[in-house]
Context: one part of a larger RNA
RNA sequence: ACCGACGAGUUGAUCUACGUGGCCAGGUUAAGCAACUUUAGUUGUGGAGCCGCAGCGAAAGCGAGUCCGAAUAGGGCGUAGCUAGUCCUGAAACAAGUUCAGGAUCUCUAGCAGGUCGUGUGGAUCAGACCCGAAACCGCGUGAUCUAUCCAUGGUCAGAGUGAAACUCAAGUAAAAUUGAGUGAAGGCUUGAACCUAUGAGUGUGGCAAAACUCCAGGAUGAACUGUGGAUAGUGCAGGUGAAAUGCCAAACGAACGCGGAAAUAGCUGGUACUCCCCGAAAUGCAUUUAGGUGCAGCCUCAGGAAGUAACUUGUGGAGGUAGAGCUCUGAAUGAAUUAGGGGCCGUGAGGUACUCUAAUUCAACCAAACUACGAAUGCCAUAGGUGCAAUCCUGGGAGUGAGACUGUGAAGGCUAAGCUCCAUAGUCGAGAGGGAAACAGCCCAGACCAUCAGCUAAGGUCCCUAAUGCAAGCUAAGUGGGAAAAGAAGUAGUGUUGCUAAAACAACCAGGAGGUUGGCUCAGAAGCAGCCACCCUUUAAAGAGUGCGUAACAGCUCACUGGUCAAGUAAUACUGCACUGAUAAUUUAACGGGGCUCAAGCUUGCUACCGAAGCUAUGGCAUGGUCAGAAAUGACCAUGGGUAGGGGAGCAUUGUCAUGGCUGUGAAGCUCUGAUGUAAAUCAGGGUGGAGCAAUGACAAGUGAGAAUGUCGGU
Numbered sequence: 001a002c003c004g005a006c007g008a009g010u011u012g013a014u015c016u017a018c019g020u021g022g023c024c025a026g027g028u029u030a031a032g033c034a035a036c037u038u039u040a041g042u043u044g045u046g047g048a049g050c051c052g053c054a055g056c057g058a059a060a061g062c063g064a065g066u067c068c069g070a071a072u073a074g075g076g077c078g079u080a081g082c083u084a085g086u087c088c089u090g091a092a093a094c095a096a097g098u099u100c101a102g103g104a105u106c107u108c109u110a111g112c113a114g115g116u117c118g119u120g121u122g123g124a125u126c127a128g129a130c131c132c133g134a135a136a137c138c139g140c141g142u143g144a145u146c147u148a149u150c151c152a153u154g155g156u157c158a159g160a161g162u163g164a165a166a167c168u169c170a171a172g173u174a175a176a177a178u179u180g181a182g183u184g185a186a187g188g189c190u191u192g193a194a195c196c197u198a199u200g201a202g203u204g205u206g207g208c209a210a211a212a213c214u215c216c217a218g219g220a221u222g223a224a225c226u227g228u229g230g231a232u233a234g235u236g237c238a239g240g241u242g243a244a245a246u247g248c249c250a251a252a253c254g255a256a257c258g259c260g261g262a263a264a265u266a267g268c269u270g271g272u273a274c275u276c277c278c279c280g281a282a283a284u285g286c287a288u289u290u291a292g293g294u295g296c297a298g299c300c301u302c303a304g305g306a307a308g309u310a311a312c313u314u315g316u317g318g319a320g321g322u323a324g325a326g327c328u329c330u331g332a333a334u335g336a337a338u339u340a341g342g343g344g345c346c347g348u349g350a351g352g353u354a355c356u357c358u359a360a361u362u363c364a365a366c367c368a369a370a371c372u373a374c375g376a377a378u379g380c381c382a383u384a385g386g387u388g389c390a391a392u393c394c395u396g397g398g399a400g401u402g403a404g405a406c407u408g409u410g411a412a413g414g415c416u417a418a419g420c421u422c423c424a425u426a427g428u429c430g431a432g433a434g435g436g437a438a439a440c441a442g443c444c445c446a447g448a449c450c451a452u453c454a455g456c457u458a459a460g461g462u463c464c465c466u467a468a469u470g471c472a473a474g475c476u477a478a479g480u481g482g483g484a485a486a487a488g489a490a491g492u493a494g495u496g497u498u499g500c501u502a503a504a505a506c507a508a509c510c511a512g513g514a515g516g517u518u519g520g521c522u523c524a525g526a527a528g529c530a531g532c533c534a535c536c537c538u539u540u541a542a543a544g545a546g547u548g549c550g551u552a553a554c555a556g557c558u559c560a561c562u563g564g565u566c567a568a569g570u571a572a573u574a575c576u577g578c579a580c581u582g583a584u585a586a587u588u589u590a591a592c593g594g595g596g597c598u599c600a601a602g603c604u605u606g607c608u609a610c611c612g613a614a615g616c617u618a619u620g621g622c623a624u625g626g627u628c629a630g631a632a633a634u635g636a637c638c639a640u641g642g643g644u645a646g647g648g649g650a651g652c653a654u655u656g657u658c659a660u661g662g663c664u665g666u667g668a669a670g671c672u673c674u675g676a677u678g679u680a681a682a683u684c685a686g687g688g689u690g691g692a693g694c695a696a697u698g699a700c701a702a703g704u705g706a707g708a709a710u711g712u713c714g715g716u
Stems, first nucleotide, its partner, number of pairs: 001716006011127014026051003032045005055062002065077004081112005086104007130271002133268001137261006148232009157222001159191003162187001166183006195219003200215004234253001239249003246255001274651006284297005298401002300398007309391001311387008324374001325372002330368002334364004341357003344353003404429007412421002434445003449621004454617003460611003463595003470607006481597001487581002491578010508565005514538003519533003544559001548557002622641008652705001654702007662694002670689008
């Protein structure tokens, strides 16, 4: 890992709702006892008790009333069975039957409602309470054969080296000291085996080994190592021991191990087993030692009940201060005018002032979530008409949800950042398949009951991959299309406006571009051309007291301006469409899905046909609900049938019990192969095997259905 078997909402008590059964103003017994059968009950008895038949009040208490209250006020909580039959009256129509309206009676009949006792199911509570799962807590015991320390008694340490004290002798001294030689043997001394340890590296890591092996290394007469026997212990002030590391106390120690309390508890994780049918959520509000839990409400479902209820639309009537707008108010803020006043300046002072700031006022333009003399659209409330087969409301049983996500729109926070956070609103996903967007929960189209080798469409598409298209008119040259801004540019197409122009424009070429004058000033110089001032006059076809280059200053070149040649358009500006530059990233083209595409297979516009989905239609079928017909069976018509959590309904299968009638050696169960039937769970038939029991129908009871739980056990 696979296969097989096992493996999780049970049982009891109490309450509650619904289904069902008995009895009914009553219902019902409990323990006990007796009898009979038998080890488990049945029948009888037993009326204690419980529920109901009356409520109100804290209570005394009163009672169809009672309580508060001074009250006969007022208020709170209570008090009446219903329908039909039956009977009576009236009306309509009328031959009668019949229909409608009102009343009487609950005496009688029926049903419902109501009471109670069983029983089944759903739910709640208490119990282990759907199953598995802690770390922990407490109690009583067992452990020092491992290891820590200690006690008692034993054992072990090759060889080599060094050579302390002390002593002896000699020298030396007054005596010492001292020196030399020798003897000597000390040492937590040196080196190095056994022995003990474990520094570094490698191997090993499913190992030789739940700590080893190899090489290297440390100690190796000592605080050494070691055998045997013994001592010290676990929540008590946390035990023992500790050359102290929270170390060690039997491969596990921040509190050992075993058993018990015990199925501890787990708002947490995982798992929770057959089928079909109907409906179908939530991820919100408030509260919470609360935030991944829970309570109430909201939203779902089931049962019962109820009014043209909800919703939409049209009309009418309302409340409101958003978008927008505006500047009266509250603030913000710009310019101008005027100006009290302040400052500066002048003045000894009074005062003056052409400079400056400025409250207020006036004019003009402007800003605001916490500004408004204005003010929508929507939405909301009410009401009337219309549409309206339930979408609405009430009561009760059962839930789940209370982590939401994205997209569009309106805001807030943030950086008008985030696949960001937080509200509102709508949609989708969640719980939604199908088609499109290459692929792509949340985007676009569209909501899948089943079948069909039928048709029509949506979004989106129609050169090939790949189902399906052509026409017409333009634009684009950038592979733009097929990623991006500010900004930039005689790209190109178009629409305007204004100049000049056959009395010759624009461009090009030829020629001129002068004189007063080197204007004045300044300056070393300043002559059109450093700078300042002025910017005239003359000759002219025209020519600035000079557009740029240039010189030290001149000179020189050039422009404006003018004539000629040529010949028909030319110049400026505004707007629009599509293109261009701006344009730089990491495996490989990689920013059309690819091929490939240029009067397009790109873009704009118009027309046209087709393709295209589980949409719609067609044909057949199934189911659910409603209406109608019918005694029913059933039929017709209409509508409906995506679905997680979850609610409701109907079934299949397994084991056993009771009853009934059956099957079986002429072959039961089981196993296996084949076929058939049913919407499914499943069922049936036949063949083989097998060799003794078995199914069906009705009712009942459950150890009643496995693929998942790092499930348990077994096999391979």

Model confidence (mean pLDDT): 83 of 100. The part of an RNA shown here (large-subunit ribosomal RNA, domain II) has 716 nucleotides and comes from Chloroflexi bacterium CG_4_8_14_3_um_filter_45_15. Rfam family: Bacterial large subunit ribosomal RNA. Lineage of the source: Bacteria > Bacillati > Chloroflexota.